[in-house]
RNA sequence: AUAGAUAAAAGGCAAAAUCGUUGAAAAGCGAUGACGCAAAGCCACAGGCCUAAGAUGAGUUUCAUUACGGCGGCUGGGUUGCAGAU
Numbered sequence: 001a002u003a004g005a006u007a008a009a010a011g012g013c014a015a016a017a018u019c020g021u022u023g024a025a026a027a028g029c030g031a032u033g034a035c036g037c038a039a040a041g042c043c044a045c046a047g048g049c050c051u052a053a054g055a056u057g058a059g060u061u062u063c064a065u066u067a068c069g070g071c072g073g074c075u076g077g078g079u080u081g082c083a084g085a086u
Base pairs, nucleotide, nucleotide: 005086012037013036017032018031019030020029021028022027035073041079042078043077045076046075047074048071049070050069054066055065056064057063058062
């Protein structure tokens, strides 16, 4: 100098819930909050899951199917990053 398992240190993110807001909904955003997370940083390519506005079908004031909508804190994958004692 490089690589790098495990501690430690500096920190980081933010579940549920509540309020506000966008949205048909799922869900997203902001504030409070902190369940947890070594990538719980980013990315919808594959799988999986959620919703069904619109469309289609049956049917009577409903039901069913469907993603071009969404979930990265579901899994895989891609990509970037802090520390690096002994």